[in-house]
Background
The RNA shown here (transfer RNA) has 74 nucleotides and comes from a Steroidobacteraceae bacterium. Lineage of the source: Bacteria > Pseudomonadati > Gammaproteobacteria > Steroidobacterales > Steroidobacteraceae. A source record names the gene trnG. The sequence is in RNAcentral, with records from ENA.

RNA sequence: GCGGACGUAGUUCAGCGCGGCAGAACGCGACGUCGCCAACGUCGAGGCCGUGGGUUCGAAUCCCGCCGUCCGCA
Numbered sequence: 001g002c003g004g005a006c007g008u009a010g011u012u013c014a015g016c017g018c019g020g021c022a023g024a025a026c027g028c029g030a031c032g033u034c035g036c037c038a039a040c041g042u043c044g045a046g047g048c049c050g051u052g053g054g055u056u057c058g059a060a061u062c063c064c065g066c067c068g069u070c071c072g073c074a
Base pairs, nucleotide, nucleotide: 001073002072003071004070005069006068007067010026011025012024013023020057028044029043030042031041032040033039050066051065052064053063054062
C1' cells in the first nucleotide's frame, strides 16, 4: 500500500438481510423473605448505537468519508 471482519449499557453480546418505541445476561442501587450474610423474588438507574456527512416522513439498520482494534496479502 491492498483486501476483509469488528466498534451498541460498567463487562460480554443480541438487534443490522426485511429502516418504524434500543434489548438480554452479568454487574450496580433500593425494597421484600431471613437473626446476619449468601441465595431467591420485585422494582429501578445506566447507552440516543466509534465519528462526520448523505438518502428518507423516519437510520443502530442503507450509501460515502474518517478514526480505532484484529486478521490476511504484498